[in-house]
Context: one part of a larger RNA
Molecule: large-subunit ribosomal RNA, half A
Organism: Dehalococcoidia bacterium
RNA sequence: AGCCCACGGUGGAUGCCUAGGCGCCAAGGGCCGAUGAAGGGCGCGGCAAGACUGCGAAAUGCUCCGGUGAGCCGUCCAGCGGGCGUAACCGGAGGUGCCCGAAUGGGGAAACCCCGCCCGGUGAAAGCCGGGUGACCCGCCGCAAGGCGGGAGGCAACCGGGGGAACUGAAACAUCUCAGUACCCCGAGGAAAAGAAAGCGACAGCGAGGCCCCAAGUAGCGGCGAGCGAAACGGGCUCAGCCUAAACCGUCAACACUGAGUGGCCUGGGGGCCUAUGUGAGGGCGGGGUUGUAGGAAAUGUCAGUCUCUCCCCCAGGGGAGGCAGGGAGACCCGCUUACCUAGCCAAAGGUUCUGGAAUGGACCGCCAUAGAGGGUGAAAGCCCCGUAGGCGAAAGGCAAAGGGGUACCCGACGUUCACCUGAGUACCGCGGGGCACGAGAAACCCUGCGGGAAUCUGGGGGGACCACCCCCCAAGGCUAAUUACCCUUGGCGACCGAUAGUGAACUAGUACCGUGAGGGAAAGGUGAAAAGCACCCCGAAAGGGGAAUGAAAAGAUCCUGAAACCGUGGGCUUACAGACAGUCAGAGCCUGUCGCAAGGCGGGUGAUGGCGUGCCUAUUGAAGAAUGAUCCGGGGAGCUGUUUGCAGCGGCAAGGCUAAGGGAGUGGACUCCCGGAGCCGUAGGGAAACCGAGUCUGAAAUGGGCGUCGAGUCGCUGCUAGCAAGCCCGAAACCGGGCGAUCUACCCCUGGCCAGGCUGAAGGCCUGCUAAAACGGGCUGAAGGGCCGAACUCGUCAGAAGGGCAAUUCUGUGAGAUGAGUUGGGGGUAGCGGUGUAAUGCCAAACGAGCCCGGAAAUAGCUGGUUCUCCUCGAAAUGCCUUCAGGGGCAGCCUGAGAGUGAGGAUGCCGGAGGUAGGGCCCUGGAUGGGCUAGGGGGCGUGAGCUUACCAAACCCAACCAAACCCCCAAUGCCGGUCAUCUAUCUCUUGGAGUGAGACGGCGAGGGAUAAGCCCCGUCGUCGAGAGGGUAACAGCCCAGACCGCCAGCUAAGGUCCCUAAGCGUACGCUCAGUGUGAAAGGAAGUGGGGUUCCCCAGACAGCUGGGAGGUUGGCUUAGAAGCAGCCAUCCUUUAAAGAGUGCGUAACAGCUCACCAGUCGAGGGGCCCUGCGCCGAAAAUGUAACGGGGCUAAGCGUACCGCCGAAGCUGCGGAUUUCCGCUCUCCCUCGGGAGGGCGGGAGUGGUAGAGGAGCGUCGCCAGUGCCGUGAAGCCUGGUUGUAAAGCCGAGUGGAGCGCUGGCGAGUGAGAAUCCCGGAACGAGUAGCGAUAAUCCCGAUGCAAACUCGGGACGCUGAAAGCCCAAGGAUUCCUACGGUACGUCAAACGGCGUAGGGUGAGUCGGGGCCUAAGGAUAACCCGCAAGGGGAUGCCGAAGGACAGUCGGUUAAAAUUCCGACACCGCCGCCCGUUCGUUGAACCACCGGGGACGGGGUCUAGCAGGCGAGGCCGGCCCAUUGGACAUGGCCGGUCCGCCCCGGUAAGCGCCGAAAGGCGCCCAGGGGGGCGGGGAAGCGCAGCUACGGCUGCGCGAACCACGUUGGGCGGGACUUCCAAGAAAAGCCGUGUGGGGAGGACGGGUGGCGCCCGUACCGCAAACCGACACUGGUGGGCAGGGGUGAGUACCCCAAGGCGUUC
Repeated sequence: AGCCCACGGUGGAUGCCUAGGCGCCAAGGGCCGAUGAAGGGCGCGGCAAGACUGCGAAAUGCUCCGGUGAGCCGUCCAGCGGGCGUAACCGGAGGUGCCCGAAUGGGGAAACCCCGCCCGGUGAAAGCCGGGUGACCCGCCGCAAGGCGGGAGGCAACCGGGGGAACUGAAACAUCUCAGUACCCCGAGGAAAAGAAAGCGACAGCGAGGCCCCAAGUAGCGGCGAGCGAAACGGGCUCAGCCUAAACCGUCAACACUGAGUGGCCUGGGGGCCUAUGUGAGGGCGGGGUUGUAGGAAAUGUCAGUCUCUCCCCCAGGGGAGGCAGGGAGACCCGCUUACCUAGCCAAAGGUUCUGGAAUGGACCGCCAUAGAGGGUGAAAGCCCCGUAGGCGAAAGGCAAAGGGGUACCCGACGUUCACCUGAGUACCGCGGGGCACGAGAAACCCUGCGGGAAUCUGGGGGGACCACCCCCCAAGGCUAAUUACCCUUGGCGACCGAUAGUGAACUAGUACCGUGAGGGAAAGGUGAAAAGCACCCCGAAAGGGGAAUGAAAAGAUCCUGAAACCGUGGGCUUACAGACAGUCAGAGCCUGUCGCAAGGCGGGUGAUGGCGUGCCUAUUGAAGAAUGAUCCGGGGAGCUGUUUGCAGCGGCAAGGCUAAGGGAGUGGACUCCCGGAGCCGUAGGGAAACCGAGUCUGAAAUGGGCGUCGAGUCGCUGCUAGCAAGCCCGAAACCGGGCGAUCUACCCCUGGCCAGGCUGAAGGCCUGCUAAAACGGGCUGAAGGGCCGAACUCGUCAGAAGGGCAAUUCUGUGAGAUGAGUUGGGGGUAGCGGUGUAAUGCCAAACGAGCCCGGAAAUAGCUGGUUCUCCUCGAAAUGCCUUCAGGGGCAGCCUGAGAGUGAGGAUGCCGGAGGUAGGGCCCUGGAUGGGCUAGGGGGCGUGAGCUUACCAAACCCAACCAAACCCCCAAUGCCGGUCAUCUAUCUCUUGGAGUGAGACGGCGAGGGAUAAGCCCCGUCGUCGAGAGGGUAACAGCCCAGACCGCCAGCUAAGGUCCCUAAGCGUACGCUCAGUGUGAAAGGAAGUGGGGUUCCCCAGACAGCUGGGAGGUUGGCUUAGAAGCAGCCAUCCUUUAAAGAGUGCGUAACAGCUCACCAGUCGAGGGGCCCUGCGCCGAAAAUGUAACGGGGCUAAGCGUACCGCCGAAGCUGCGGAUUUCCGCUCUCCCUCGGGAGGGCGGGAGUGGUAGAGGAGCGUCGCCAGUGCCGUGAAGCCUGGUUGUAAAGCCGAGUGGAGCGCUGGCGAGUGAGAAUCCCGGAACGAGUAGCGAUAAUCCCGAUGCAAACUCGGGACGCUGAAAGCCCAAGGAUUCCUACGGUACGUCAAACGGCGUAGGGUGAGUCGGGGCCUAAGGAUAACCCGCAAGGGGAUGCCGAAGGACAGUCGGUUAAAAUUCCGACACCGCCGCCCGUUCGUUGAACCACCGGGGACGGGGUCUAGCAGGCGAGGCCGGCCCAUUGGACAUGGCCGGUCCGCCCCGGUAAGCGCCGAAAGGCGCCCAGGGGGGCGGGGAAGCGCAGCUACGGCUGCGCGAACCACGUUGGGCGGGACUUCCAAGAAAAGCCGUGUGGGGAGGACGGGUGGCGCCCGUACCGCAAACCGACACUGGUGGGCAGGGGUGAGUACCCCAAGGCGUUC
């Protein structure tokens, strides 16, 4: 270290639970707000700090009324302390109700600041406090002033309207679609909208609108693509109809006209009267009137109750008004009755015993039930509690359904005449658009931006262009409940969830946390029946632990159960020469259980050693792959739902079937039953249609042909598929809409600040030289510059470091600019279809070729990944055609399920066919070689005819050839067909469902290529794919062979048989010597075996040895020479046994040596060539033999023949399973022909990816039935056992309350992978690191403990900071005490940590009560679909302008704030004095002045300040020892403010021509005064870590000189161009208003508001996620030395040593 066992830890799964969610139903309710909402801020409790709830200064509440009631003072949250009980609690109605918010007196950075007026309180007044009131817009009234009323703002969804996308779909895209969706805006209500026909419809009719069903995916629309898509009719729900304008009449006010009769007073006659009471147009009000078979007005006719009054009088007639009776109607009012809502009340019936911690359980015996819904109670309860069935109930408020009451209101009928009225910039028309399902179309209809522009009932609109006929209707005014939509409350219900689920949220959740912001957005439940929450003892500093106690049980608060990963402790076996998918099979030894007396049997653990053995998933032709994915474990995690469609199964009914919406009744329940026939499908088809019809169409007509006829559907449930929907899940880059962002950054605007020091020396000036004068030169002066060097500051050149950092841009060194186009603070502006940009596509909050957030939205993804239990049957494809198609599809092919047809199919043999390949051939078409022959051509010759030719060459002949696109020929196979035979079992059609359309290699036949490729592309067969097994060492595609399961049985295939390694060192005959075998070519070679052929040879071959190898001649030529042997030509002759005018070597050339050839010797075979077997050379690569798998082999190599054996998941044997077929048999059903199921026997089959089909297992919930459970459910853990599998059952333990089984039903139903999600735990690893290398060390103290805390001492670092003071920002971090979990990169006693207590004091400081800048908001006004944009005066707006305090002391922590002292400012009084004022004070307005302004340079008086050396003061050291003895040495200090007197420089005012004079004010200095400060030391007191510290008191000098002087407050001069805020305070003898007080001096008295104030502040407290090497504006800067210097280096004060 591994395996196993036992026991733990960690962790929080599982089971059980539910307080919270989710959905539906019913009832009720549905706006709130200036009477101040919604929503907030801040407060309110006896001890109350926080959160929730409640409430508002009358504050966890007050009053009244009602209910209820014995308890109560809310929850986390107990206790103490105290109360109430006519309480508490519930309901109704009131009161109070801080501040913000529409926010409304004004302002504003919401919850704050500042005012006016009236009243009240207080005060002498100033002032302070309280109450009220004061915004804007609209309307009405009003002359106005003003009064009254309304509005505003909020709100989840629903509703109407104004605007209005894109992704997407169309496999691209533009019309189109998505979609009038999302979104923005306006407006309204509890609903909204619509609504009482200028409607629909069709020759029949209906009779407002809305909603549901249907019509219908129809009619239509449509790049006639994708897609969009009605309406009427019909059935239902609910039902409800009205009012105006006008004509006409009356009246009113104003206006105009007339002034008379022709006017009026109802008519006639008579009489009388009227002068605006007449007439006219328009207006207000009242009456009238409201319609389309037109209606009304007016006039008139007929008929019709009554009474009273009235109309100048009389007569007659007529009219008007009112009352009474009766009737009608409502959408108005009341809130009387009933009902209902907002609190409530009554409500039956059980005991004993057993177990147990507890009874609701078991047993026994009862009871109630209009109540056996449900919940609780110590387990499971009708009878214990709450409830439940059934009944009852409201002082107050609400509602207005029914009843009732009231009341605005209404009430002649029928005719005739007349032509007065019946909605105008309207209808209608044109153009441009939009809406209608309808896209301009034949396009009606509706709306309207522009233009034109009617009629008046004898009129007008419509009926889908238009016209006619016919029909319907009456526009240009308005109102209208219910039925419908959505939400809230209450109640109920659920085959909904049960803590990773269900809302994001069961819990302090829209919380913590993140972000500038819009916005985003978690995690987190459980002790127990009851806290009985462990008294007491022991160990320990504590935490924690051990006892004891409680409890049924420690379940002990990290608390129910408590799985897994992971981490341990103890034990058994194994492991230190052995290689690896980690298993499997065999198996020794050791340990151990059980049975047995034993032997031994049956088991468990471990596993020496051996055989075989390439993880899983995905994607692929092909993965162990070094291709993808996964650290591990647990939990979550993906084909669902609705609708439509086709098919199948089952079921109902059947020439019929079914209801939809809706309605009714009942139930404890899953709900059930009934009604409802609208409508749909079917029952008839054909045709474009008219139309006809078992036929019809075509056609003039069919002997025809097409489609039909010869009868089964329909509804429901289930399964499979498809369409529409996000549609199996996860995943974009993007597009569009509306918002949020310029705290980063870019640019711009306003207002402020900053830049040590040094250098250079432009223009100009002056002097001078020169010149006629200039120009020009020189010197001096001068001080310019996007000048030079260089700190701060800004930037970021190069290099290095860093690189999970110190840091999401840093560090170190080096560098650039550093008076400028510089840099920086504060306040503002510009916004994404945009801004800004010294320009890079840079920047716009750490990712910008188009920001961010949310939404459309589950966009789309022909792409990638993932997709979860089991078994059984069958089983592909990687091809063809088409495809903006090629990695995707459509159709076909191939697979599968079902049905039908039948035996069609397949193989072989036989027979009959079509055909032009292989081969062959050269006739054809072409190519092509040699020869012959021969036209023609070329060359030569010739004057020419012509001749000639070894040149080219057609045709022809001979010979030998070539061809995919040549064929006079022509197979084998293959293909088609036939019949018979044998074998086999397929085949075709219909229909549901697919997958595949990337293929790979091998053999054969072709093409491309190079007769290359593990190459590309076809054909054909095979295998792999999707195929295991054996062989090939290993090795998808090769060889053998197709795995249902088991067997320690047998036979074989390929291939093997010496060892590894099963089987032959088999037999016989050859070959090879090369380790060939065990890699290779051209080419090479007396390797060797076999065969053939030819030549030589005893007349002596071949080889060796000996000898010869000659003469003409040095052949000729050439040559300097060429003699056999440079070269050219010739290559003869002679002698001879033989000898070349020479095969080589050689020479300058000869010579010489050889060879051929000949002889001798020797004595038997020898030589050449060809074919062939096996070998040899040719033969060089990278870690290491490494080219047989190895050893090794001379056979264990090669060839031939032969006999054995081994060898697979093949075949056989035995047993078993399953599918299917056949036969027999049994049961059931039924139309009598089958169907379903079971059993037995036999035959055949059972590899399998995509995929089709079948049968099951398990999980969760529901129903019915039936069971189990405290004598112990589920879950967890473990042992055993059963089944072919998914799985099931039993036992032990744990656990402590629920859970099964059977039969059905219904699903959020099965996990290993998605770089999946969430959580937990590993590995890395006790590793990196502990964040500037300024640095530590000692003693002591405290304490359980000290590198770190405290005290002391030493050392080191900083010192233009690493010191001190402000501003921003932060928000208690400040001080003290106590603490020691967490935080702190270690420890901690310590802390910026935890808990508690304390701490911030202002007339003068900063801000407000003052001002204005950029800019912002904005009455008026302008513009704009809406939202909104612009915008002067005035307003807001500051680090700018204005503005009155200093010193000292004091606290643990505050001070210009408290205290002391001395001042000053403003306001209000009183006293005294002076003075101005009706010739006009204060005050107000206007106006004027002033405020008031740039950069650079030079000079300058004075002074603060620094330093130097003195004086003075204080302290210390030395006179003691060689010297020195006072003018000695050393250290420190020598100060601050205010006031008064006097008045200087400068400045300012006036006068003056100037010089100057006068006055004002007066820095500093001078004189004087006051106050403060001021060490050591001494005294007293306290504390002490004995070092010292603290408090109080007493304690000194307190000068002048030199030098510097960048600061302060002034001044002067000069120069430059870019020409350098505003307003107020303040002043005014100005103008106007105003009309009586004002000013100054002195004295005295009173008053003075709000906010900030602690602490950090270059940093551990700010911005950077951190106690982060980064970033952060201003001031002190002059402490010393050196130095030009704020550089650099070293020091002071002060602060630190940077938390291992």